RNA sequence: CUUAUCAAGAGAGGUGGAGGGACCGGCCCAUUGAAGCCUCAGCAGCAGACCAUUUAUGGAACUGUGCUAAUUCCUGGAGCGAAAGCUUUGAGAUGAG
Numbered sequence: 001c002u003u004a005u006c007a008a009g010a011g012a013g014g015u016g017g018a019g020g021g022a023c024c025g026g027c028c029c030a031u032u033g034a035a036g037c038c039u040c041a042g043c044a045g046c047a048g049a050c051c052a053u054u055u056a057u058g059g060a061a062c063u064g065u066g067c068u069a070a071u072u073c074c075u076g077g078a079g080c081g082a083a084a085g086c087u088u089u090g091a092g093a094u095g096a097g
Base pairs, nucleotide, nucleotide: 001097002096003095004094005093006092011040012039013038014037015036019029020028021027023076025074026073041068042067043066046064047063048062050059051058052057053056072091077088078087079086080085
């Protein structure tokens, strides 16, 4: 850069000691212990391998990733609407190339 997905799902222990939720504005989480690191567990099913078949779908969960507060926590630019809100786009995240 291209492409697919992003309303579901799944946390304990140890260590550590004040931050974290990408950024902005909000709103939250955190000394009843944040980030980071380690161990174990789990979720999911993107890619490879495997199984079945109607060959493109289904199954399964071995490997490589990913993930395990809140819709990607909400929001940002544009459009619609009296408002609540809705649609779309951008940005971001993850997989594959």
This is a predicted structure of a 97-nucleotide RNA (SAM riboswitch aptamer (S box leader)) from Lacicoccus qingdaonensis. The prediction has a mean pLDDT of 86.